[in-house]
């Protein structure tokens, strides 16, 4: 690095949860994890939405296979690193031989190719030097102009495949051998892929697709605050009944005020709010053994029942032992803290064990 473990037992008060009881007050071989955490991925369950198809969005992306299912996990393989090797180790690993964008700085150019230096050829101002009195010849150098090249240098992270022979004015895959590449064959594998001293092509031709697109496959939304169910008190809401009903401190009188657009008051319904119940912990379940198989895994057999709260329980003290600091007295003992409910990734983690 990566794995495994996550102190130990005991008494005493508490708390939840379950049980017996009418209460009191008993019983319980129930009471936090390896990550309970991130809330990244996949499901199960619920409730919405849903004729078909089509664009458009978002995920996945070598090959097999595991599993309910995955972006997960197991074999394989291709590539890279590391090594002499045998072997480890990483890996977002369909396509740039379909279009289209982009690639700083430096560089002639960074992609329909071009051409700075240099090389080659051709014309040639103007020169050298033999001959020659001298026109001139001979032969060299060459600023410039025109061409040809792309082997060499230069620039770069990256520059139109490499190494040699031939060629050629000089140069090129111009042409040839191997290498590399691409296609077809044919051997091996389920396939990715691999081998061929088998054929064919001088030969697509830089990178980029965690740029845009292009193929293939997959995907309806919300989430337990899901959802269901019982149901006050108080104010709307309807139906029926009901002619009166209210305030003016008690009675009567009188005034105002509401009332058939139906009032107070009776009573029935119905939705909701508190509040309570269900959902809710027996499951892709944990332990031991067996067969199958490299393995993920799947199957058979036995044997267990191991939180279920809701302004949220799992705690405090004490004594012993175990490690750890310290001369002792004494301190400390990691990351963490369920909230429907599983399988995974990812991150945290003192000490010890192991590799």
């Nucleotide at each position: 690095c990566g794995g495994a473990u996550g102190g130990a037992c005991a008494a005493u008060c508490g708390c939840c949860c379950c049980u017996g009881g009418a209460a009191a007050c008993g019983g319980g071989c129930g009471g936090a994890g390896g990550a309970a955490a991130g809330u990244c991925c996949g499901g199960u369950c619920u409730c919405c939405a849903c004729a078909g198809g089509g664009c458009g969005g978002c995920g996945u992306g070598c090959c097999g296979g595991c599993u309910a299912a995955c972006g997960g996990c197991c074999g394989g393989g291709g590539u890279c690193c590391g090594g002499a090797a045998a072997c480890g180790g990483a890996u977002a690993c369909g396509g740039a031989a379909a279009g289209u964008g982009c690639c700083a700085c430096a560089g002639a150019a960074a992609a329909u190719a071009u051409a700075c230096c240099g090389c080659c050829c051709g014309c040639a101002a103007c020169g050298g030097u033999g001959c020659a009195u001298a026109c001139g010849u001979a032969u060299u150098g060459g600023a410039g102009c025109g061409g040809g090249u792309a082997a060499g240098g230069g620039u770069g992270a990256a520059a139109u495949g490499g190494u040699g022979c031939g060629g050629u004015a000089a140069g090129a895959g111009c042409g040839c051998a191997c290498c590399g590449c691409g296609g077809c064959g044919g051997g091996a594998g389920u396939a990715a892929u691999u081998c061929c001293g088998g054929c064919c092509g001088g030969c697509a031709g830089g990178g980029u697709a965690a740029a845009c697109c292009c193929c293939a496959c997959g995907c309806g939304g919300a989430g337990c605050a899901a959802g269901g169910c019982c149901a006050a008190a108080u104010a709307g809401g309807g139906g029926a009944g009901g002619a009166g009903g209210g305030a003016c401190g008690g009675c009567c009188c009188g005034u105002c005020c509401c009332g058939a657009u139906g009032a107070a008051c009776u009573u029935c319904c119905g939705g909701g709010u508190a509040g309570g119940c269900c959902g809710c912990u027996a499951g892709a379940g944990c332990c031991g053994g067996g067969u199958a198989g490299c393995g993920a895994u799947a199957u058979c057999c036995g044997g267990c029942c191991c939180a279920g709260a809701u302004g949220a329980a799992u705690g405090a003290u004490u004594g012993u032992c175990g490690c750890c600091c310290g001369a002792a007295a004494g301190g400390g003992u990691a990351c963490a803290g369920a909230a429907a409910c599983c399988g995974g990734c990812u991150u945290a983690u003192a000490g010890u064990c192991c590799g």

A computed fold for a 355-nucleotide RNA from a soil metagenome, annotated as Bacterial RNase P class A. The coordinates come from a structure-prediction model, not an experiment, and the mean pLDDT is 79. It matches the Rfam family "Bacterial RNase P class A". About the family: Ribonuclease P (RNase P) is a ubiquitous endoribonuclease, found in archaea, bacteria and eukarya as well as chloroplasts and mitochondria. It is annotated as a ribozyme. The sequence is in RNAcentral, with records from MGnify.